Transfer RNA from Cnuella takakiae, 72 nucleotides, folded computationally. Rfam family: tRNA. By type it is a transfer RNA. From the family's description: Transfer RNA (tRNA) molecules are approximately 80 nucleotides in length. Its mean pLDDT, the model's own confidence on a scale to 100, is 81. Taxonomically the source falls in Cnuella (Bacteria, Pseudomonadati, Chitinophagia, Chitinophagales). The RNAcentral record of the sequence draws on ENA and Rfam.

Order: sequence, then structure tokens, then C1' cells
RNA sequence: GGCCACGUAGUACAAUGGAUAGUAUAAGGGUCUCCGAAGCCUUUGAUCCGCGUUCGAUUCGCGGCGUGGCCA
Repeated sequence: GGCCACGUAGUACAAUGGAUAGUAUAAGGGUCUCCGAAGCCUUUGAUCCGCGUUCGAUUCGCGGCGUGGCCA
């Protein structure tokens, strides 16, 4: 330098054009306990950036940035 894949809560992953973007875990609160842990209940928290397509984009297209892989 070329090609391919990926980028979503603090972390690990879902969602594939139509919702309130979901699950686990972590964090805060409550319950329980003599106190903790575990369990149970609950709260907060995210779509890498820009442009485009569309009535509607996490999803599709283009560019950029980043990470990983292959080739040279």
C1' cells in the first nucleotide's frame, strides 16, 4: 500500500428496515442477616463520526476514524 471482517450500556453479547434498542454481568438503592456473602425486588446507563437512500436506519450505500486478520 491492497483486500476482508468488526465497531451497540463500565464489560461480554443480542436486535437486521417499523419497539420503549434487549439479556447477562458490573454499579446504586431496597429486602433478608447479629454482620457479611448468596438469593429476591428495583434504579441508572449505549447504537464510533459525517453525508446519503427511505415515510421510517442499530440495520442499506459512500467517505472518514479505530481494532483485528490476510496478502505484498